[in-house]
RNA sequence: UGGAUAGAUGGGCAAACCUGUUGAAAAGCAGGGACGCAAAGCCAAGGGUCUUCAUCAUGAUGAUAUGACAGCCGGUUGCACCG
Numbered sequence: 001u002g003g004a005u006a007g008a009u010g011g012g013c014a015a016a017c018c019u020g021u022u023g024a025a026a027a028g029c030a031g032g033g034a035c036g037c038a039a040a041g042c043c044a045a046g047g048g049u050c051u052u053c054a055u056c057a058u059g060a061u062g063a064u065a066u067g068a069c070a071g072c073c074g075g076u077u078g079c080a081c082c083g
Stems, first nucleotide, its partner, number of pairs: 012037002017032006035071001041076003046073002048069003055063003
């Protein structure tokens, strides 16, 4: 690398991107689409990261979540096989 045979499974989720939509934004939702994931199931009152409408300060920049992220860590609950 190719072929044959036996057993279990032969399923799930869905990145980027595109379209529509919500939002100040981060980002979310729906459809398409698969980069990947044995928890890429769930949890935002643990840690961390992102945004900055408003607010405060400063003089045109900074601080700050009440917002967001679970496919960042973490917590928690499961499925299959073998021992």
Predicted 3D model of an 83-nucleotide RNA (c-di-GMP-I riboswitch aptamer) from Salisediminibacterium selenitireducens. NCBI's taxonomy places the organism under Bacteria, Bacillati, Caryophanales, Bacillaceae, Salisediminibacterium. The prediction has a mean pLDDT of 80.